Context: one part of a larger RNA
RNA sequence: CUAAGCUUAAGGAACUCGGCAAAACAGCAGGCGUAACUUCGGGAUAAGCCUUACCUGCAUCUUGCGAUUAUAUCAACUGGAUGUAGGUCGCAGCGAACGAAUACCUGCAACUGUUUAUCAAAAACACAGGUCCGUGCAAAGUCGUAAGACGAUGUAUACGGGCUGACUCCUGCCCAGUGCCAGAAGGUCAAGUGGAGGGGUGUAUGCUCCAAAACUAAGCCCUGGUGAACGGCGGCCGUAACUAUAACGGUCCUAAGGUAGCGAAAUUCCUUGUCGGGUAAGUUCCGACCCGCACGAAUGGAGUAAUGAUGGGUAUACUGUCUCGAGCUUAGACCCG
Numbered sequence: 001c002u003a004a005g006c007u008u009a010a011g012g013a014a015c016u017c018g019g020c021a022a023a024a025c026a027g028c029a030g031g032c033g034u035a036a037c038u039u040c041g042g043g044a045u046a047a048g049c050c051u052u053a054c055c056u057g058c059a060u061c062u063u064g065c066g067a068u069u070a071u072a073u074c075a076a077c078u079g080g081a082u083g084u085a086g087g088u089c090g091c092a093g094c095g096a097a098c099g100a101a102u103a104c105c106u107g108c109a110a111c112u113g114u115u116u117a118u119c120a121a122a123a124a125c126a127c128a129g130g131u132c133c134g135u136g137c138a139a140a141g142u143c144g145u146a147a148g149a150c151g152a153u154g155u156a157u158a159c160g161g162g163c164u165g166a167c168u169c170c171u172g173c174c175c176a177g178u179g180c181c182a183g184a185a186g187g188u189c190a191a192g193u194g195g196a197g198g199g200g201u202g203u204a205u206g207c208u209c210c211a212a213a214a215c216u217a218a219g220c221c222c223u224g225g226u227g228a229a230c231g232g233c234g235g236c237c238g239u240a241a242c243u244a245u246a247a248c249g250g251u252c253c254u255a256a257g258g259u260a261g262c263g264a265a266a267u268u269c270c271u272u273g274u275c276g277g278g279u280a281a282g283u284u285c286c287g288a289c290c291c292g293c294a295c296g297a298a299u300g301g302a303g304u305a306a307u308g309a310u311g312g313g314u315a316u317a318c319u320g321u322c323u324c325g326a327g328c329u330u331a332g333a334c335c336c337g
Stems, first nucleotide, its partner, number of pairs: 001332008010323002014321001019318001029051004037042001039166001053088010064077001066074003089093001101316007108308002113125002129164007141150003167303004172233003177230002179226005186221003192215002197210005234252005261295001262292001273289005
C1' cells in the first nucleotide's frame, strides 16, 4: 500500500454531486397515548411516555382432582391470570443472540405486479376502469400454397383491434387538408361488348389489319357526415379625468383562432425572472405572480388518501464523511528458506 475489521479527545455533515459509507434507532411483550389528511378502510407499531428479574403475604377470578343434598354448592390440594403490599440482588431484569431510525414539504406513477439474463428497476411496460372501431357465426381476425387449425366445443354481458390508464371534477372550438363512413344522380374511367368507316391483298367468294359512336366495374372527381379519427386551435393599430393598463373600438387573415384548469412547471430561452418563506448566508426547495421563447383537455387536463429498494428539499437523533489525523487486529504485499 490492498482487502476485511475494531477503537478514538473536542467538534458533529464543516465531507461530498448527494449523509455515499458508517454510526445510530433496541425492537410486533404489557400499559398509556397517537396529528394533518382521508376513498372513512386507513394513515398507525404514527409520533411519544412508562413498565419488565427473583422471594413472600393478601385479595379477586379461574383449570384440574375430589366431596355432597347430584338442580347446584363447596373445605383442602393442584396449576393459571390479574391486582396489591412488603422484601432481595446487580451498573444494567425483553440482562446473551435474533429482531424498525424517525418526522416534515414536494414532483411522478393510483395500487400488488413486469422489465434491458451480463452497467439502466424507473416517471418505462402492465393493470382494473374508460372510450372508439370491427365482427350475426362457415364471425371478424390470425397461421397455412392447400387441406386444415386457432378464435371457440365461445355467439355481441361474446370475440378481435386502436387509444387512454384506479378514483374525484371534467374533457371546449375547428370537418378547410388527410383518413374513415354514407351516397340508385352526374363527370371521368380498363379489359370486354360493339362495329359506322377505312387499309393490305386478291380475278373473286374471301383472308387479314386499323377502328369512330354506343354499352360497361371498382376507383377518382362530386355531395354530405365523422375528433376518446391523423391533426389544428392568429396578427396589427387605437382607446379611461396623473401615470400605467385596457373592460371597449377598428382592421387584416383563417377551417377555427386555446375554453375550463394549470403555469419559470420532468415543459421558462432570457433566468440565479420578481415577491414571500426557510438559512448567518439558499443557481436547489416550498408558496405566490403570469411577461406560457415553446402548458392545455383520453397523443387526456387538474386534483388526490394509500402505496414506492422512485426523483428533489428540510429537520431531529447519530456518527472518523470531515476539521485531521492516530492506534490496533487478521490475510496479502515485502525479506529469508
Overview
The prediction has a mean pLDDT of 85. The part of an RNA shown here (large-subunit ribosomal RNA, domain IV) has 337 nucleotides and comes from a Candidatus Altimarinota bacterium. It matches the Rfam family "Bacterial large subunit ribosomal RNA". Rfam links the family to the GO terms structural constituent of ribosome and ribosome. The full RNA is in RNAcentral, with records from ENA. The source organism's lineage runs through Bacteria, Bacteria candidate phyla and Candidatus Altimarinota.